[in-house]
Predicted 3D model of a 530-nucleotide part of an RNA (small-subunit ribosomal RNA, 5' domain) from an uncultured prokaryote.
Its Rfam family is "Bacterial small subunit ribosomal RNA".
RNAcentral holds the full RNA, with entries from ENA.
The coordinates come from a structure-prediction model, not an experiment, and the mean pLDDT is 87.
Context: one part of a larger RNA
């Protein structure tokens, strides 16, 4: 000199853009943060609309009647493995980079082949019971895209090549062209979505290897599934991954082992560079979710807001037994020099579910707080010598503050008040035309046009008008380094100080004043890095 996720002191007008527990991975009150689908299912606790009937209090109750819009609880599907947080552990194939072969991959895309015919349960509901509660038990009945056989098998899997094994589920629109009854339906047709098997792709993930990746030798030897083989098991998959037997190997002064410290990287800061330091925000990877262990489900977890066990802690209890996990967003206590609101909205972007409308979303977008940082703007402009008054100094003549003020003439950024007022909105819905599909002018899908709406921020940004210099300057320093000097007070005292050093009666170095210098909504100090 540059820099910071900074803090402290004094001061403080505005805007934009960023950033904001670096300490206790300490403990947490309260609310919210993951749901959704009735176009899978049996149903109907609540709400609503329109009918009909009855009662009347004349707009309410009950029923017809789950009949409709919908929908609590429940079965079922998909999602809760993403998104969000934190950096405790980890010196490791954890990360970075470059390769590899023995693998899996829900949803998505493309292809091939199918979707036939049956069965037995069970929850909710109902009846009964136990318990303070959490919750649980018994009985009866019931549905499915829940569950289980049978049939079929292009391809698939196993094989001793003879053969053997294995699948599925329906739902919602529309229509009578053909058959049957003739209002219109049934079988049927057709469309969309779903389902099963398999192939390929895409995406994601698992595994292996070369090289690189802090310090200590006042850590020199370490190792028994340890190193390798055979066989078996296991996994999606290679492998001592696991086991039985056999052999005695393997690593190490090119630093094994041990100890300490540490998430890694793109990057960031500094520097001419080489390098040094660092890893906040943003992005990629990893690890963790009160501590330790374990598996279940699933395409995917050994799972932050799932389950089980054990420990510590907190809470409820009728003492028999139960409940909990903010390193999600806010917020509280504590620790600390120190770090924000128990805010708004799903309008946009993205995610989950759903045919869709839509619902959910503390992701996200916004707003609030903080000079924490960077950038920008302002606190007036011109003129004005009687060089006013006052202050300070003085050799008492004057000098300086100083064109500074006052005065005169202007301007109105900003502030205040009033008014106009965006972009961020693409969609969705409705409707028309055309195309595809089809027996079809239904339905459905696509394209194009018209139209109707959808904004948290926010009456925000921006613009216009009014008003009046009006609403807006401090901080540090002035001995040398280092830009800037005098007076008074003090008298080795009080004090200053980054280094040299000042102060013991004329202190440009202490304290005050006048003046000056430097930065400026900041200025200094402290800490840290180069």
């Nucleotide at each position: 000199g540059a820099u910071u996720g900074a803090a402290c002191g004094c001061u403080g007008g505005c805007g934009g853009u960023a950033u904001g527990c670096u300490u206790a991975a300490c403990a947490c009150a309260u609310g919210c943060a993951a749901g959704u689908c009735g176009a899978a299912c049996g149903g109907u606790a609540a709400c609503g609309a329109a009918g009909c009937u009855a009662g009347c209090u004349u707009g309410c109750u009950a029923g017809c009647a789950g009949g409709c819009g919908a929908c609590g609880a429940g079965u079922g599907g998909c999602g809760g493995a993403c998104g969000g947080g934190u950096g405790a552990g980890u010196a490791a194939c954890g990360c970075g980079u470059g390769g590899g072969a023995a693998u899996c991959u829900a949803c998505c895309u493309a292809g091939u082949a199918g979707u036939g015919g049956g069965g037995g349960a069970u929850a909710g509901c109902c009846a009964g019971g136990a318990g303070a509660a959490a919750u649980c038990c018994u009985g009866a009945a019931u549905a499915a895209u829940a569950c289980c056989g049978c049939a079929u098998a292009c391809g698939c899997c196993c094989u001793a090549c003879g053969g053997g094994g294995g699948a599925a589920a329906g739902a919602g629109g529309c229509c009578c062209u053909c058959u049957u009854c003739u209002u219109g339906a049934a079988a049927g047709g057709u469309c969309u979505c779903a389902c099963u098997a398999u192939u390929a792709g895409a995406u994601g993930a698992g595994c292996c290897c070369g090289c690189g990746u802090u310090a200590g030798a006042u850590u020199a030897g370490c190792u028994a599934g340890a190193u390798g083989g055979u066989g078996a098991g296991g996994u999606a998959a290679g492998a001592g991954c696991u086991c039985a037997c056999c052999a005695u190997g393997g690593c190490a002064a090119c630093g094994a082992u041990c100890u300490a410290u540490a998430a890694c990287u793109g990057g960031u800061c500094u520097g001419a560079g080489a390098g040094g330091a660092u890893g906040a925000c943003c992005a990629g990877u990893c690890a963790c979710a009160u501590u330790g262990g374990g598996a279940c489900u699933g395409a995917g977890a050994c799972a932050c807001g799932g389950c089980c066990c054990a420990g510590a802690c907190u809470c409820c209890u009728a003492c028999g037994g139960g409940a909990g996990g903010c390193a999600g967003c806010a917020g509280u206590g504590g620790g600390g020099a120190a770090u924000a609101u128990u805010g708004g909205a799903c309008a946009a972007u993205g995610g989950g579910c759903g045919c869709a409308a839509g619902c959910c979303u503390g992701a996200u977008c916004c707003a609030g707080c903080a000079a924490u940082a960077c950038c920008g703007c302002g606190u007036g402009u011109g003129u004005g010598a009687a060089g006013a008054a006052g202050g300070c100094c003085u050799u008492a003549g004057g000098g300086u503050u100083g064109u500074a003020a006052a005065g005169c003439a202007c301007u109105u950024u900003u502030a205040u008040g009033a008014g106009u007022g965006a972009a961020g909105a693409a969609a969705u819905g409705u409707u028309a035309a055309g195309a595809g599909u089809u027996a079809a002018u239904a339905c459905c899908u696509c394209u194009u046009g018209a139209u109707u709406u959808u904004g948290a921020c926010g009456g925000u940004a921006a613009c216009u008008c009014a008003c009046g210099a009006a609403u807006a300057a401090g901080c540090a320093c002035c001995g040398g380094c280092u830009a800037a000097c005098u007076c008074c007070g003090u008298g080795c005292c009080a004090g200053c100080a980054g280094c040299c050093g000042c102060g013991g009666u004329a202190a440009u170095a202490c304290g005050g004043a006048g003046g000056g210098u430097g930065c400026a909504a900041g200025c200094g100090u402290u800490a840290a890095u180069c």